This is a predicted structure of a 389-nucleotide RNA (Bacterial RNase P class A) from a Thermodesulfobacteriota bacterium. The coordinates come from a structure-prediction model, not an experiment, and the mean pLDDT is 77.

[in-house]
RNA sequence: AGAGCAGGACAAAUGGCCGCUGCUUUGCUGUCGAGCAAAGGGGAGGAAAGUCCGGGCUCCAGAGGACGGGGUGCUGGGUAAUGCCCAGUCCUGGCAACAGGAAGGAAAGUGCCACAGAAAGCAAACCGCCUUCUGACACUGCAUAUGUCAGAACGGUAAGGGUGAAAAGGUGAGGUAAGAGCUCACCAGUCCUGUCGGUGACGAUAGGAGCUAGGCAAACCCCACCCGGAGCAAGGCCGAAUAGGGGAGCGCCUGAGGGUGGUCCGCCCGAGCUCCCGGGUAGGUCGCUUGACCCCGCCGGUAACGGCAGGGCUAGAGGAAUGGUCAUUGUCCUGGAGCCGGCUGGAAGGCUUCAGGAAACAGAACCCGGCUUACGUCCUGCUCUAACC
Repeated sequence: AGAGCAGGACAAAUGGCCGCUGCUUUGCUGUCGAGCAAAGGGGAGGAAAGUCCGGGCUCCAGAGGACGGGGUGCUGGGUAAUGCCCAGUCCUGGCAACAGGAAGGAAAGUGCCACAGAAAGCAAACCGCCUUCUGACACUGCAUAUGUCAGAACGGUAAGGGUGAAAAGGUGAGGUAAGAGCUCACCAGUCCUGUCGGUGACGAUAGGAGCUAGGCAAACCCCACCCGGAGCAAGGCCGAAUAGGGGAGCGCCUGAGGGUGGUCCGCCCGAGCUCCCGGGUAGGUCGCUUGACCCCGCCGGUAACGGCAGGGCUAGAGGAAUGGUCAUUGUCCUGGAGCCGGCUGGAAGGCUUCAGGAAACAGAACCCGGCUUACGUCCUGCUCUAACC
């Protein structure tokens, strides 16, 4: 220098001007609900997102248990909890740094294994090999025997060929009619019994058993463990107008009440009118942000995390605010110039400076812990390769 691997940080900064939205104080107005103005101070994220897991909180249900249903699935630990995190084991990928794993059971049972192939699982006979029988031919004068070829067997055979992702351990020897773990040696695996190390998953190792047992459980199933339901539109409180419900009083031509009108009379309409109670709706308010919270330090732990001490308060809106613009500085990109560039010159690359340009994904809605997805820039550590012309 190139190619990678892992982790972390920021989410531009400061100031001016113009806005938006809560809070506090003061002033003014007020129809007593509040409104207006000024000043001060607060105002999104690493993912606020997807709403996929797990909790808190709230209401409902609930003695306990079983069936059913759903989820999780190596080991140990962390946690309020988790399907998350940390540390490890085994397997897989990579030269490596490192990464990934939907990692229980297939010698409980059932089922499936495309195409090809004879056969896809208590194996199977297509070709081949071997045996027996029949026929033909050769050798021979004839027959037997032997050999070759053809046919038959509800005969044997998994060595060899062929098919397939996969064909029932591998190599060699013995054995056999031909063969075969049929037998033996070595190797690989499995199971059983031990020993040693580890909390454990597991690792190392000794002996035994010819035991050789295919894959799929993101097929049913079996085993172990976990799981009530709904969600802040949860839920609590206050509560109109109108309509409707209950009650009381007055009135129904002996006229309650209403209209007209400043008032009374008058005129007109006229069967309902007034009060109280309770439920609900609109609306308001609480829930609402002090919390498994944040910062810093010490201690314990490999770590996740936990404990202690000190300090801090950091949006709470509700059709939904958190913005715009200008200047300076910073970052990055492009171009020019200069310097460095293992001894010289050059290259790759780096640094300084000037000019121009660029700046991502995205927007809280009860609150947390995770996961996943989107996305800009910078920094640190580590690995491999090359050290050039």